[in-house]
RNA sequence: GGACAUAUAGCUCAGUUGAUAGAGCAUCUGACUGGUACUUAGAGGGUCGCGGGUUUGAGUCCCGUUAUGUCCU
Numbered sequence: 001g002g003a004c005a006u007a008u009a010g011c012u013c014a015g016u017u018g019a020u021a022g023a024g025c026a027u028c029u030g031a032c033u034g035g036u037a038c039u040u041a042g043a044g045g046g047u048c049g050c051g052g053g054u055u056u057g058a059g060u061c062c063c064g065u066u067a068u069g070u071c072c073u
């Protein structure tokens, strides 16, 4: 220098053919208990790495770019 993969909630990860962003764990609250734990019912938490473009509409398609990893020279 070139090619490929990954980037989404605090953590681990889904998200189909472009149509209101989700799960588990964790955190908080209620119920349960003499108390804690367990169990159970809920709640909060995201401008999808960043910047543009296409589109009525983008996590998803296109371009650039950053970080990490692998490979080639």
Stems, first nucleotide, its partner, number of pairs: 001072007010025004019056001027043005049065005
The RNA shown here (transfer RNA) has 73 nucleotides and comes from a bacterium. Its Rfam family is "tRNA". By type it is a transfer RNA. The coordinates come from a structure-prediction model, not an experiment, and the mean pLDDT is 81.